[in-house]
This record gives sequence, structure tokens and C1' cells, in this order.
RNA sequence: GCAGCAUUAGCUCAGCGGUAGAGCGCUACCUUGGUAAGGUAGAGGCCCCGGGUUCAAUUCCCGGAUGUUGCU
Repeated sequence: GCAGCAUUAGCUCAGCGGUAGAGCGCUACCUUGGUAAGGUAGAGGCCCCGGGUUCAAUUCCCGGAUGUUGCU
């Protein structure tokens, strides 16, 4: 220098055009003589940034950023 992949909750990841979910973690409560385990409920994300297409974009297109892999 060129190409591919990734970027969504504190962490690891789903979601492939119609107002965003899981596991773990966190908070409260239940249960116990008390812990742990288990159960119930809850908080937490303007989906990396900017444009475009569309009635509507996390999702499609273009550019950029960061990380990562490969090639020269």
C1' cells in the first nucleotide's frame, strides 16, 4: 500500500427493513437459623461517526474511525 472481517447493555454475544434481546454481572425482594445455590422483579444501550436510499434503517449503499486477520 491492497483485501477481508468486527464494532449492539459493565463483559461475552444474538438480532439480516417496522418503536432492541439473551447469558453472566449489578440492585431489591422471596426462600434459609445464617451463607451459598435456587426463585421473582428491576435498573442499564439515541446499536462506533457522518451522509445517502426508503413511508420507515441496528439492518441496504457511500465515506470515515478504531481493532483484527491475510497479501505484497
Molecule: transfer RNA
Organism: Nanobdellota archaeon